Notes
Predicted 3D model of a 73-nucleotide RNA (transfer RNA) from a candidate division WOR-3 bacterium. It matches the Rfam family "tRNA". Its family is annotated with triplet codon-amino acid adaptor activity in the Gene Ontology. The prediction has a mean pLDDT of 83.
RNA sequence: GGCCCCAUCGUCUAAUGGCUUAGGACAUCGCUCUUUCAAGGCGAAAAUGGGGGUUCGAUUCCCCCUGGGGCCA
Repeated sequence: GGCCCCAUCGUCUAAUGGCUUAGGACAUCGCUCUUUCAAGGCGAAAAUGGGGGUUCGAUUCCCCCUGGGGCCA
């Protein structure tokens, strides 16, 4: 340099055009339970990398950029 793949809460992941107020698990915080801690129960906060396009509608499809990974030379 060329080609391909990936990017969603702190972490891991689901949703793949409308069923979504983007769900779940762990972690965090609060309450509860317990003699105390842990475990358990209830609850809260927390995310679609940036820009553009297609569409009535985009996390989802397309293009560019950014970042990461793989293959080839």